[in-house]
RNA sequence: AACGACAAAGGGCAAACCCAUUGAAAAGUGGGGACGCAAAGCUGCGGGUCUAAAGCGGGAUCGCUACGACAGCCGGGUUGCCGAA
Numbered sequence: 001a002a003c004g005a006c007a008a009a010g011g012g013c014a015a016a017c018c019c020a021u022u023g024a025a026a027a028g029u030g031g032g033g034a035c036g037c038a039a040a041g042c043u044g045c046g047g048g049u050c051u052a053a054a055g056c057g058g059g060a061u062c063g064c065u066a067c068g069a070c071a072g073c074c075g076g077g078u079u080g081c082c083g084a085a
Stems, first nucleotide, its partner, number of pairs: 012037002017032006035072001041078003045075003048070003055064003
């Protein structure tokens, strides 16, 4: 110097739940709060999951459907911290 597998160090994010708020809902945002996460950073490209306002069907409870949502469901793409004491 390169590769890079432990430990460690500095830290980072923030589940459920509660309050406020946006939304038809799923869910999002802010504050509190920590279940956990080495990408639990970003990204709707592929799969999957959730919702159904509007639309369509129906005698009706209802059914179908994403143009809506989920990155902490999986994969892909992309960026990043430390590093054999």

Description: This is a predicted structure of an 85-nucleotide RNA (c-di-GMP-I riboswitch aptamer) from Paenibacillus allorhizosphaerae. Lineage of the source: Bacteria > Bacillota > Bacilli > Paenibacillaceae > Paenibacillus. The prediction has a mean pLDDT of 85.